[in-house]
Molecule: c-di-GMP-I riboswitch aptamer
Organism: Halalkalibacter wakoensis JCM 9140
Order: sequence, then structure tokens, then C1' cells
RNA sequence: GAUCGAUAAUAGCAAACUUAUUGAAAAGUAAGGACGCAAAGCCACGGGCCUAACAUGAAUCUCAUCAUGGUCGCCGGGUUGCCGAA
Repeated sequence: GAUCGAUAAUAGCAAACUUAUUGAAAAGUAAGGACGCAAAGCCACGGGCCUAACAUGAAUCUCAUCAUGGUCGCCGGGUUGCCGAA
């Protein structure tokens, strides 16, 4: 240094839920709050999943399809990082 994640230590992040707010929605942001996380740091590049505004098609006023929207705490990949056994 790399792989890896034993042992601790220093730190870190923050699920659900609540309040406010943005958004058509999914969901996001902020504060509170901790389910958990060795990358639960970052990136939408590949896949999955969520929503369906717009658009298109049908038709008796709704239904269906579709991301250009979202999810990195779904997975893979890329990239940066704390500690240090075997």
C1' cells in the first nucleotide's frame, strides 16, 4: 500500500413518525426523532422499483401506456474516506 472487516477507539450518517415547506405525484428540503448503517459519503453510468404532469390511444369522463420526474437507506459499477487484526 492492497485485500478484508476481527478487535476496540475517535468520529459520522439518520429509518419510521411529527411539524413546516416545495412538488401533479412519487418524492425532496429544514427542525425534532433513532430503525439501523463499515461507507446508510458522493455520482443517475447499467439494471430494478415508484409516480404519470405532459403526450398518445381508447371512450362517457374515466381507463391504459409512457419519464423528460424520483429512489445511491434496492442492487451493480465508478469515485473519495476513519481505524487496524488474520